[in-house]
RNA sequence: CGGGACGUAGCGCAGCCUGGCUAGCGCGUCUGAAUGGGGUUCAGAAGGUCGUGGGUUCAAGUCCCACCGUCCCGACCA
Repeated sequence: CGGGACGUAGCGCAGCCUGGCUAGCGCGUCUGAAUGGGGUUCAGAAGGUCGUGGGUUCAAGUCCCACCGUCCCGACCA
């Protein structure tokens, strides 16, 4: 330098192909209940600029473009 994959809650991920109401799952966190307490179980809750910016559209996590970051492959040099 070229190509590809990935970026969504504290962590790990789904959703994207085929746009459509309030963006979900597991673990974790917080509150309450059960127990003498812990563990555990049950009930509830908080937590998200969907990497950044722009475009298309009535409507974008999803489609298009650019950029940033991480990883992989290749080229170049040695």
Predicted 3D model of a 78-nucleotide RNA (transfer RNA) from a Verrucomicrobiota bacterium. The organism belongs to Verrucomicrobiota, within Bacteria. Its Rfam family is "tRNA". It is annotated as a transfer RNA. The prediction has a mean pLDDT of 82.